This is a predicted structure of a 473-nucleotide part of an RNA (small-subunit ribosomal RNA, 3' major domain) from an uncultured bacterium.
[in-house]
Context: one part of a larger RNA
RNA sequence: UGACGGGGGCCCGCACAAGCGGCGGAGUAUGUGGUUUAAUUCGAAGCAACGCGAGGAACCUUACCAGGCCUUGACAUGGGAUGCGAAGAUGCAGAGAUGCAUCGGCGGUCAACAUCCACACAGGUGGUGCAUGGUUGUCGUCAGCUCGUGUCGUGAGAUGUUGGGUCAAGUCCCGCAACGAGCGCAACCCUUGUGGCAUGUUGCUAACAGGAAAAGCUGAGGACUCAUGCCAGACUGCCGGUGACAAACCGGAGGAAGGUGGGGAUGACGUCAAAUCAUCACGCCCCUUAUGACCAGGGCUACACACGUGCUACAAUGGCGUAAACAAAGGGAAGCGAACAUGUGGGUGCAAGCGAAUCCCAAAAAUAACGUCUCAGUUCGGAUUGUAGUCUGCAACUCGACUACAUGAAGCUGGAAUCGCUAGUAAUCGCGAAUCAGAAUGUCGCGGCGAAUACGUUCCCGGGUCUUGCACU
Numbered sequence: 001u002g003a004c005g006g007g008g009g010c011c012c013g014c015a016c017a018a019g020c021g022g023c024g025g026a027g028u029a030u031g032u033g034g035u036u037u038a039a040u041u042c043g044a045a046g047c048a049a050c051g052c053g054a055g056g057a058a059c060c061u062u063a064c065c066a067g068g069c070c071u072u073g074a075c076a077u078g079g080g081a082u083g084c085g086a087a088g089a090u091g092c093a094g095a096g097a098u099g100c101a102u103c104g105g106c107g108g109u110c111a112a113c114a115u116c117c118a119c120a121c122a123g124g125u126g127g128u129g130c131a132u133g134g135u136u137g138u139c140g141u142c143a144g145c146u147c148g149u150g151u152c153g154u155g156a157g158a159u160g161u162u163g164g165g166u167c168a169a170g171u172c173c174c175g176c177a178a179c180g181a182g183c184g185c186a187a188c189c190c191u192u193g194u195g196g197c198a199u200g201u202u203g204c205u206a207a208c209a210g211g212a213a214a215a216g217c218u219g220a221g222g223a224c225u226c227a228u229g230c231c232a233g234a235c236u237g238c239c240g241g242u243g244a245c246a247a248a249c250c251g252g253a254g255g256a257a258g259g260u261g262g263g264g265a266u267g268a269c270g271u272c273a274a275a276u277c278a279u280c281a282c283g284c285c286c287c288u289u290a291u292g293a294c295c296a297g298g299g300c301u302a303c304a305c306a307c308g309u310g311c312u313a314c315a316a317u318g319g320c321g322u323a324a325a326c327a328a329a330g331g332g333a334a335g336c337g338a339a340c341a342u343g344u345g346g347g348u349g350c351a352a353g354c355g356a357a358u359c360c361c362a363a364a365a366a367u368a369a370c371g372u373c374u375c376a377g378u379u380c381g382g383a384u385u386g387u388a389g390u391c392u393g394c395a396a397c398u399c400g401a402c403u404a405c406a407u408g409a410a411g412c413u414g415g416a417a418u419c420g421c422u423a424g425u426a427a428u429c430g431c432g433a434a435u436c437a438g439a440a441u442g443u444c445g446c447g448g449c450g451a452a453u454a455c456g457u458u459c460c461c462g463g464g465u466c467u468u469g470c471a472c473u
Stems, first nucleotide, its partner, number of pairs: 002472001004469002007467007015457002019421004026312008034303002042053002064298002067295002070292001073121001077120002079117005088103006123287002126285003132281002134276003137272001139270001144183006150159003163174003189264004194232007204221002208219003235258001238252005314414001318373005324367001330361003335354002340349003380411001385406007428448006
């Protein structure tokens, strides 16, 4: 100087408290451990591993296993020789890789390609993240971390950065042997909330006209909504009070919005020899007829069990039926697919339109109305199982999703313990997208409905700052 203390002071944070809803019990999905296995490929490990890499394992992917098969090689560069015939097509054998046979227009000897030969070499998801780059997590969007000159100290160092106020903030003000500066904070960026101006098609429809079974459907219009640009607007600017005449705080006015308006992006010096050699790159080591390459099959999907994260429930604020209403944000050409027909349904047939503010996905669902059930393991709950099918795909046995009928398990609100959340939030309801042939209860987005509570900082946890002790540095 730091670190540490079951030392002290001050201050923050869904940290506690006040509330709301969960997890822990059940079934199931998924990840992990363990066990098993020929293999169950590898990595991730308190917070900060465990619906994580994986934004999608039937084959492929695939790295694993047993078997078959190749050795200058699946891929790159270089030398020589051969080839009027490469790429390709067909047949046979084989699980296939592959092997054999046949066909394969003319000229040029350039290129390309193929075969053979000899080497240099290729190749490695083999090891080391404790040799590394790059990237990332974390403390933490916490308010800190430093430097130059000066001054003080023999020196390590100190000062500045401490003190008095204040702030979300080392934010600002005042004081002060300090005076300045840098990286952070804030602002500048995106989005959302209000208004104005401009422009109106594929968007919109108030007035006028047409049209009818109905519809912005048509003429037309720019008013409205909306879209796209450009501006305006919020700055403690104004008023009162408190304060040290300061910074600021409290209240008020006006305003769509008030004191950072809401949300996002943005992550200082550093910490954890944190993570990643399996994204990629790269040093060293190792393999080189194999630790490389190809193939079909299996495995990554196993199952006594344990844990994490979800989904569905245990019901009447509900279940079921009937017929009504209201979104946003997205996606679409090897695509989205209307209408019509057909099927109980999954779907199928035919097929319009649309590279999309035009057409389609597309039905929003909770909700409201009416009816029914009447507290039961039930008209709750849907696991499991049987049968018959649909779709994708070369192919659904291992191992896909969905449909119909039948079956109808556990479960009556969950011990100790534990998690999230302060407002358009929690809770609840559906919709979309990426990946993707197919395969979400996951992930990332979107809107609908929409609460309760916060006295306060004694305590638990984490953090900041000053000070004190000290057997550590």